Annotation: This is a predicted structure of a 73-nucleotide RNA (transfer RNA) from a Planctomycetota bacterium. The prediction has a mean pLDDT of 83.
[in-house]
RNA sequence: UGCGGCAUAGCUCAAUUGGCAGAGCAUCGGACUCAUAAUCCGAAGGUUGCGGGUUCGAACCCCGCUGCCGCAA
Numbered sequence: 001u002g003c004g005g006c007a008u009a010g011c012u013c014a015a016u017u018g019g020c021a022g023a024g025c026a027u028c029g030g031a032c033u034c035a036u037a038a039u040c041c042g043a044a045g046g047u048u049g050c051g052g053g054u055u056c057g058a059a060c061c062c063c064g065c066u067g068c069c070g071c072a073a
Stems, first nucleotide, its partner, number of pairs: 001072007010025004019056001027043005049065005
């Protein structure tokens, strides 16, 4: 320098052909227990890396940028 992949909750990851953004763990509250853990119930937590474009509608498609990983030179 070129090519490819990845970026979504605090962490690890889903999200079908473009149509309500979810799960597990963690956190908080409750139940259970003499108490703690485990278990069970519930809650909170998101500018989907950033900026534009297309569309009635974008995490998803297109362009640019940033970061990380890999390959080639």
The organism belongs to Planctomycetota, within Bacteria. It matches the Rfam family "tRNA". By type it is a transfer RNA. About the family: Transfer RNA (tRNA) molecules are approximately 80 nucleotides in length.